[in-house]
Molecule: RNase P RNA; transfer RNA
Organism: Acidimicrobiia bacterium
RNA sequence: UGAGUCCGCCGGGCGACCGCGGCACCUCGGUGUCGAGGAAAGUCCGGACUCCACAGGGCACGGUGCUGGGUAACACCCAGGCGGGGCGACCCGACGGACAGUGCAACAGAGAGCAGACCGCCGAUGGCCGCACUGCGGCACAGGCAAGGGUGAAACGGUGCGGUAAGAGCGCACCAGCGUCCCGGGUGACCGGGGCGGCUCGGUAAACCCCACCGGGAGCAAGGUCAAGCAGGGACAGGGUGGCCCGCCCGCUACGUCCCGGGUAGGCCGCACGAGCCCACCGGCAACGGUUGGGCCCAGAGAGAUGGUCGCCGCCGGCUCCGCCGGCACAGAAUCCGGCUUACAGGCGGACUCGCCAC
RNA sequence: GCCCCGGUAGCCCAACUGGUAGAGGCAGUCGGCUUAAAACCGAUCCAGUGCGGGUUCGAGCCCCGCCCGGGGUA
Numbered sequence: 001u002g003a004g005u006c007c008g009c010c011g012g013g014c015g016a017c018c019g020c021g022g023c024a025c026c027u028c029g030g031u032g033u034c035g036a037g038g039a040a041a042g043u044c045c046g047g048a049c050u051c052c053a054c055a056g057g058g059c060a061c062g063g064u065g066c067u068g069g070g071u072a073a074c075a076c077c078c079a080g081g082c083g084g085g086g087c088g089a090c091c092c093g094a095c096g097g098a099c100a101g102u103g104c105a106a107c108a109g110a111g112a113g114c115a116g117a118c119c120g121c122c123g124a125u126g127g128c129c130g131c132a133c134u135g136c137g138g139c140a141c142a143g144g145c146a147a148g149g150g151u152g153a154a155a156c157g158g159u160g161c162g163g164u165a166a167g168a169g170c171g172c173a174c175c176a177g178c179g180u181c182c183c184g185g186g187u188g189a190c191c192g193g194g195g196c197g198g199c200u201c202g203g204u205a206a207a208c209c210c211c212a213c214c215g216g217g218a219g220c221a222a223g224g225u226c227a228a229g230c231a232g233g234g235a236c237a238g239g240g241u242g243g244c245c246c247g248c249c250c251g252c253u254a255c256g257u258c259c260c261g262g263g264u265a266g267g268c269c270g271c272a273c274g275a276g277c278c279c280a281c282c283g284g285c286a287a288c289g290g291u292u293g294g295g296c297c298c299a300g301a302g303a304g305a306u307g308g309u310c311g312c313c314g315c316c317g318g319c320u321c322c323g324c325c326g327g328c329a330c331a332g333a334a335u336c337c338g339g340c341u342u343a344c345a346g347g348c349g350g351a352c353u354c355g356c357c358a359c
Numbered sequence: 360g361c362c363c364c365g366g367u368a369g370c371c372c373a374a375c376u377g378g379u380a381g382a383g384g385c386a387g388u389c390g391g392c393u394u395a396a397a398a399c400c401g402a403u404c405c406a407g408u409g410c411g412g413g414u415u416c417g418a419g420c421c422c423c424g425c426c427c428g429g430g431g432u433a
Stems, first nucleotide, its partner, number of pairs: 001355010012313007020035007037330001041341002044339005049219004061215005066080005081095001082093004096210002101208002103204002118149002120145003125142002127139005157175006176200001178197008223269004232260005238255001239253005276296005281290003314328006360432007369385003378416001387403005409425005
């Protein structure tokens, strides 16, 4: 200096004035203070909280799926193993099981799940024919073979030597793979080494399934509390009315007064101090933990606030480039928290890799 | 907030248990019939299944993540 990899962070700044919302205070219209995000988004996971249900266990259903750790928990994070990619820094992986069982593999091809011979090679042996005599040659009939060609995504190990009529793990050596036994390392996934075996069969579980682990349901419009009005229940004497002509008495009505429970509208709580944030220290490779020390309080509704103007500066774009004009990525809380995913102009810091040049 | 369904040609819609990657109707184009047109008959054209990735030999179909549309419920 060019090209790249990974991690972390910012994402307009300062001031003045005028507004908007919450809270506190008072001399009641002012003062003080706070006021969006890393994703507030998608609602894809996991929890807190609340109500409902529930003896225990199982089935069904759903989810997760290498190992160890972290965490309140997770499908998240960290570290490691294995596999794949990259020259490399590094990146990616739904990464349990296909000897528990069932299923699937179109087309092509001879043969596709213990299968198979189209072309081909051989024809030692048997058969036929010829020469000819116990042999030689021919045919490719019986039959043998799977080396080579060909099909396919996939065809039952690879190379070499031996062997044979031709061949073949048929035999041997080495390599690959599988199984099994042993030794060593590691908490473990797994790794390294050695012996033996048959020479040697796969693919698909994001097909059913098996194994291990996890999961009761609903969601803040949860739920709690106060409680108009209407309807309901009760008590009381009075009013009205009926049973008799009147009164006593009895009944009805609910006009009046008081009380009651459930609870609608509506109000309030839930609801902003919490698995809380920042710095330092300690333990740990790290994720994270300890809370040890210090500092901080940080939106919250009415599904409704969080803005505007001016000045200076920063960045970007345009132009009749002393200057002027325009713009400031994605987006925007609604019970809260931890993750994941997705969107995001531009910029900053750190660590590292591969080139080139110079010393 | 909690859930469900769908996206295939210009339009409406099929596609079985994953198997040549796609059927049909309307519309369009051409031809026939007709004096001309409609109807009718025949032929033809039009898709890579919303987007991106994965599993598989193979994906419209199975899985994951986005985008869009519709619906239910308190």